[in-house]
Context: one part of a larger RNA
């Protein structure tokens, strides 16, 4: 100087408390450990691994296993030789591969060039090892308020001072003081979304007034008001008032205002820590393989199941389940696509036909909710696992191993021990919708979107993490 303390003081954070909903029990989904296996590819392992790399494992992917092939090879440049390439067909084979037949050149400055095959040469190839050789990227402490420098001063020196102190703040934020005076990286602000207003603009959006028209609809003429769209600007600064205070600032049922004291949300992550993570995104040193640790193909595996754990979904019901009728979003996506609509076919998944739409125009489009009715507390008209049969769709192909539909079957489950998690407001809870990936889909995941919409916070003693000062230390 740090680190640590079941030392002290001060102060924060859904850290506790207050409150709401869960997890831990059940079934299933998913990841992991373990076991098994020819293989169940590899990595991630307290917080910060475990719905993680996987934003898509039937083949492919694929890195694993078994089997069948190829050795200049799946790729590039050059030498020499040969031939067009492409295409079609035959034999063998599971395919890859191997063997064979038919057809067949173009440009040219006549040197050659293009394309393919063979040959030789030079490069190759490796998801093989080392993340403790590395770059890059990332997690974490932590959006925490800290981390430093120049000069000066103090100290033999390590180093200190500044950065400590008194206030204040979300903040090393600001004020005051001070052997310090300044400065940098952080904080804040500048950026984006959202909340209010104005201006500009008016199509595909809108429709107040005026017309036309319809069974009906901004459908049409038209309009530029409104909504909205999307660009610019304004607006909030403790600016005003009162109280306290030297000031910074704090408090207020204050005024005004759409909004207050950082309005709400996002992006943004200092010096560093964990030899944290990644050699399997990529790059890369070293080491290793070179008729194989490279490469192609068929099939299998990554989906195995006595178990154990994590993360979720669905429930155990009446604030509910079933049936009928009625209503209201936002954000996105769409051409090998979205697909309205149909008295078509089918109980249905879907099929057939097919308008419109590269889309503020057309399409994909709500549910909870409201009204009516039924069920009356029961393993039930709760719950839907499991299993049987019959189907639909995608795809070369759904046996291992897809999703969905119909009929039948109807398991466990009556609110979950010790323990444990999230959340302070348009939040939790609850309800649906969309996107990426994607032929299809194991999505209950993830990333977004809106609808309905709470309860509670006395307080900081205690648990966890953190900041500042101080103290002890046999630790560095």
């Nucleotide at each position: 100087u740090g680190a640590c303390g079941g030392g002290g003081g001060c102060c924060c954070g859904c850290a506790c408390a207050a409150g709401c909903g869960g997890u831990g029990g059940a079934g299933c989904a998913u990841g992991u450990g373990g076991c098994u296996u020819a293989a169940u590819u590899c990595g991630a392992u307290g917080c910060a691994a475990c719905g993680c790399g996987a934003a898509g494992a039937a083949c492919c992917u694929u890195a694993c296993c078994c089997g069948g092939g190829c050795u200049u090879a799946a790729u590039c440049g050059g030498u020499u030789c040969c031939g067009a390439c492409c295409g079609g067909c035959c034999c063998u084979g599971a395919a890859a591969g191997g063997g064979g037949c038919c057809u067949u050149c173009c440009c040219u400055u006549c040197g050659g060039g293009g394309c393919g095959g063979a040959u030789c040469c030079g490069a190759c190839g490796g998801u093989g090892c080392u993340g403790c050789a590395u770059g890059g990227c990332u997690g974490u402490c932590g959006u925490c308020a800290g981390c430093u420098c120049g000069u000066g001063c103090c100290g033999u020196g390590a180093g200190g001072u500044g950065u400590u102190g008194g206030g204040u703040u979300a903040a090393g934020u600001c004020c005051c003081g001070c052997a310090a005076c300044g400065a940098g990286c952080g904080c804040a602000a500048c950026c984006c979304c959202u909340g209010c207003u104005g201006c500009u603009a008016g199509u595909u959006a809108c429709c107040a007034g005026c017309a036309c028209g319809u069974a009906a609809u901004g459908g049409u003429g038209g309009g530029g008001a409104c909504u909205c769209u999307a660009g610019c600007a304004g607006g909030a600064c403790u600016g005003c008032c009162u109280a306290c205070g030297c000031a910074a600032g704090u408090a207020g049922u204050g005024a005004g205002g759409a909004a207050g004291g950082u309005g709400g949300g996002g992006a943004u992550g200092a010096c560093g820590u964990c030899a944290a993570g990644u050699c399997a995104u990529c790059a890369u040193g070293g080491c290793c393989c070179u008729u194989a640790c490279g490469u192609c193909c068929g099939g299998g595996g990554c989906u195995g199941c006595a178990c154990a754990c994590g993360u979720g979904c669905u429930a155990c019901a009446a604030u509910g389940g079933g049936c009928g009728c009625g209503a209201c979003a936002a954000a996105g996506g769409g051409a090998a696509g979205c697909g309205a609509c149909c008295u078509g076919c089918g109980c249905g998944a879907g099929c057939g036909g097919g308008a419109g739409c590269a889309g503020a125009u057309c399409c994909c489009g709500a549910a909870a909710c409201g009204c009516g009715u039924u069920c009356a507390c029961a393993g039930u008209c709760c719950g839907g696992a499991u299993u049987g049969c019959a189907g639909u769709c995608u795809g070369c192909a759904a046996c291992u191993c897809g999703a969905c539909u119909g009929c039948a079957u109807g398991a466990a489950g009556c609110u979950g021990g010790a323990a444990u998690c999230g959340c302070u407001a348009g939040u939790a809870a609850u309800c649906g919708c969309g996107g990426a990936u994607c032929a299809g889909c194991a999505a209950u995941g993830u990333c977004g979107c809106g609808g309905u919409g709470a309860a509670u916070a006395c307080g900081u003693u205690c648990c966890c993490g953190g900041g500042c000062c101080u103290u002890g230390u046999a630790c560095a």